[in-house]
RNA sequence: GAUAAUGGCAAACCCGGCGAAAGCCGGGGACGCAAAGCUACGAGGCUACCGCAUCCACAGUGGAUGCCAGGCCAGUCGAGCCGCCGAA
Repeated sequence: GAUAAUGGCAAACCCGGCGAAAGCCGGGGACGCAAAGCUACGAGGCUACCGCAUCCACAGUGGAUGCCAGGCCAGUCGAGCCGCCGAA
C1' cells in the first nucleotide's frame, strides 16, 4: 500500500460438539480484512459456575437482585514477534 500478482483468513447465520455462561472447536457459508498471522503485556469490554451480601419462600429445597476473574474477547484499541508482493 496500487483497478497489480500469487495466494491467505473468514463475520452473520446453519449443523455437530465442549462449556454454568461469555465463548471456543469442527463442517458449511462470506460481512469483510494488507497482517482479520501469533502472543492476554497495557487499556477497554463480556460472562459469574463457585463464593459473598440482601430479600422472598421454606417440607424438600429453590428463586430474585447486587458484588466478584484466576474464565473469555487478538474481527475493540495499543504493544511485542514473525510474514507475501513490489507500482506511486